[in-house]
RNA sequence: UGCAGGGUAGCUCAGCGGGAGAGCGGCGGCCUCAUAAGCCGCGACGGACGUGGGUUCGAAUCCCACCCCUGCAA
Numbered sequence: 001u002g003c004a005g006g007g008u009a010g011c012u013c014a015g016c017g018g019g020a021g022a023g024c025g026g027c028g029g030c031c032u033c034a035u036a037a038g039c040c041g042c043g044a045c046g047g048a049c050g051u052g053g054g055u056u057c058g059a060a061u062c063c064c065a066c067c068c069c070u071g072c073a074a
Stems, first nucleotide, its partner, number of pairs: 001073007010024004018057001025045001026042005050066005
């Protein structure tokens, strides 16, 4: 420098034009003398779609540029 993949919640990931979700973790409650385990509840568990433009009635999702990460090639 070029190519490919990726950037969404504290972490790991889904979602690929019209409701932003899951698991883990966290918090509260039950149980226990207490802790752990187990059970129940909670995403207002405070602010999650990398940034800036464009297309569209409508963009996390499509297009362009840029930033960052990983891999490959030189």
Transfer RNA from a Gemmatimonadales bacterium, 74 nucleotides, folded computationally. Its mean pLDDT, the model's own confidence on a scale to 100, is 81. NCBI's taxonomy places the organism under Bacteria, Pseudomonadati, Gemmatimonadota, Gemmatimonadia, Gemmatimonadales.